[in-house]
Model confidence (mean pLDDT): 79 of 100.
A computed fold for a 123-nucleotide RNA from Paenalicyclobacillus mengziensis, annotated as c-di-AMP riboswitch aptamer (ydaO/yuaA leader).
It matches the Rfam family "c-di-AMP riboswitch aptamer (ydaO/yuaA leader)". Rfam links the family to the GO terms cyclic-di-AMP binding and regulation of gene expression.
Lineage of the source: Bacteria > Bacillota > Bacilli > Caryophanales > Paenalicyclobacillus.

RNA sequence: UCAAACAGACCGCCGAAUCAUACUGAACGGGGGACAUCAAUUCCGGGGUGAAGGACAAUUGUCCAGAGCAACCUUUCAGCUCGAACCCGACAACUAACCUCGUAGGCGUGGAAAGGAAGUUUC
Numbered sequence: 001u002c003a004a005a006c007a008g009a010c011c012g013c014c015g016a017a018u019c020a021u022a023c024u025g026a027a028c029g030g031g032g033g034a035c036a037u038c039a040a041u042u043c044c045g046g047g048g049u050g051a052a053g054g055a056c057a058a059u060u061g062u063c064c065a066g067a068g069c070a071a072c073c074u075u076u077c078a079g080c081u082c083g084a085a086c087c088c089g090a091c092a093a094c095u096a097a098c099c100u101c102g103u104a105g106g107c108g109u110g111g112a113a114a115g116g117a118a119g120u121u122u123c
Stems, first nucleotide, its partner, number of pairs: 011108004018026003027103006037093001045091001046088004053064004066082004072116006
């Protein structure tokens, strides 16, 4: 001097998963749950969170739907990734009032253009 690994701080990403004056509240999310409406098919059981559903292969692969990313926001193009997992337990359409639950975990991006917004400086 270069590269890699580890640790801390700041910043940022996925995600509802954050804030505070914190004994609990606010905020952001999920589920259940009337009338009316919509409907039916419960054994190939049904259902929920989530982007994570499908086809072809014959082997954990290819492609598509869909989802995320680059430092204010949105959109377009290009590029790079994901396209899982878990839960309820015979049972749930929607659904006002109402009831109830969660606030974890895991990571490290940085190409361009258009439109809009905000701030600073100068006049």